Predicted 3D model of a 74-nucleotide RNA (transfer RNA) from a Bacteroidota bacterium.
Taxonomically the source falls in Bacteroidota (Bacteria, Pseudomonadati).
It matches the Rfam family "tRNA". By type it is a transfer RNA.
[in-house]
RNA sequence: GGCGAGGUAGCUCAGCUGGUUAGAGCGUGGGAAUCAUAAUCCCAAGGUCGCGGGUUCAACUCCCGCCCUCGCCA
Numbered sequence: 001g002g003c004g005a006g007g008u009a010g011c012u013c014a015g016c017u018g019g020u021u022a023g024a025g026c027g028u029g030g031g032a033a034u035c036a037u038a039a040u041c042c043c044a045a046g047g048u049c050g051c052g053g054g055u056u057c058a059a060c061u062c063c064c065g066c067c068c069u070c071g072c073c074a
Stems, first nucleotide, its partner, number of pairs: 001073007010026004019057001028044005050066005
């Protein structure tokens, strides 16, 4: 450099053929329970959906460019 896959919460990942409020587990904070701790249960906080444009009434989702990660080829 070419091809392919991917970038969504602190971490690991979902998100169906565009549709109104973006979710889960773990972790974090608070609470319940216990003599106490762990486990367990409940609640909460936490998000420029990689960046910039475009299409559309409407974009995490479609199109274009760029950046980054991984794999294959040269």